């Protein structure tokens, strides 16, 4: 340099989680790189960090390191985007209130004030109405226990005469109907009433002094209460955005790396 045959040592790799820590199962991501046995509130293990058994291929396209690129995942920030809470701030909406710039209404046919008079209001006293009562009038109205006047009959009497006295008529009582006006009591959510008195507040009205203002209806402002919850403050998810840090697969590219025999 070649051929044989060993040995190191490869037969996927990574991330999150979990774990004191490593690895494994199981989830993800890249990718096709051996078998069997168990094995997530679980198996094995000790920084030489999977465990039993078996199999293949091996000194280089295949193992071992730099470098380079980068899939893909986590972290944290900010931005976007939803949801749940808040309610001191701004804003919006109301209610109450104060002031009186603007409107607007009243005002020289007189404001705002003063001064006074009256009504309304009460209380007393009268009238008057209206409501009921009661008297009064009219009718009616007592077989007999009211009156008068008694036919007919009754009784006394010798007559003459008297005597009681029902029915009728005529009057009247209790009663009962009615009643316009008179009269007398009673009573009121009775009155354009009438005298007298009192009158706190409001209202309506007249006369007089006086001479330009009053009003607070709306709109601005300015307190205070309430609501609302756009802004605003907090916590919570969210992924296809952006930086950051972190592990990093697969690729590509330069190195590096036994042992024996024999030719």
């Nucleotide at each position: 340099c070649c051929g044989u045959g060993c040995u190191a040592g490869a037969c996927g790799g990574g991330g999150a989680a979990c774990u004191a820590g490593c690895g494994g199962u199981g989830c993800c991501c890249u990718g096709u790189a051996c078998c069997c046995g168990a094995g997530a509130g679980c198996c094995g293990c000790u920084a030489u960090a999977g465990c039993g058994g078996g199999g293949u291929c091996g000194a280089a396209u295949u193992c071992c390191g730099g470098c380079u690129c980068g899939a893909g995942g986590c972290u944290c920030u900010g931005a976007c985007u939803u949801u749940c809470a808040g309610g001191a701030c701004u804003g919006c909406u109301g209610u109450g209130g104060c002031a009186a710039a603007g409107c607007g209404g009243c005002g020289u046919u007189g404001a705002g004030g003063g001064c006074u008079g009256g009504g309304u209001c009460c209380u007393g006293c009268g009238c008057g109405g209206c409501g009921g009562a009661g008297a009064g009038c009219u009718a009616u109205g007592a077989a007999c226990c009211c009156c008068g006047u008694c036919a007919g009959g009754u009784c006394c009497g010798g007559g003459a005469g008297g005597a009681a006295g029902c029915a009728g008529c005529g009057g009247u009582a209790a009663g009962u109907a009615g009643u316009c006006a008179c009269c007398u009591c009673c009573g009121g959510g009775u009155g354009c009433c009438g005298c007298a008195g009192g009158g706190u507040u409001g209202c309506c009205u007249g006369g007089u002094c006086g001479g330009a203002g009053c009003u607070g209806g709306c709109u601005c402002g300015c307190c205070u209460c309430a609501g609302u919850a756009a802004g605003c403050u907090g916590g919570g998810g969210g992924g296809a955005c952006a930086g950051u840090g972190u592990c990093g697969a697969c690729a590509g590219u330069c190195g590096g790396u036994g042992c024996a025999c024999g030719g």